[in-house]
RNA sequence: GCGGGUGUCGGUUAGUGGCAGGCCGGCGGUCUCCAAAACCGCGAGCGGGGGUUCGAUUCCCUCCAUCCGUG
Numbered sequence: 001g002c003g004g005g006u007g008u009c010g011g012u013u014a015g016u017g018g019c020a021g022g023c024c025g026g027c028g029g030u031c032u033c034c035a036a037a038a039c040c041g042c043g044a045g046c047g048g049g050g051g052u053u054c055g056a057u058u059c060c061c062u063c064c065a066u067c068c069g070u071g
Base pairs, nucleotide, nucleotide: 001070002069003068004067005066006065007064010024011023012022013021018054026042027041028040029039030038047063048062049061050060051059
């Protein structure tokens, strides 16, 4: 240089055009003498930019990051 994969809460992971979900962790509450456990609840996320569409995490282009292959 060329080809390809991946990018979603703090971590991990699902989601092939119509409200972004699970688990762990965090916070609050109930319970308890206190705490743990258990139960209930809450907050937090689509790598950047542009395009297509009534509507984009999803499709297209480009850039960035990272990984693999190749010269």

The RNA shown here (transfer RNA) has 71 nucleotides and comes from a bacterium. Its Rfam family is "tRNA". It was read from a public genome assembly.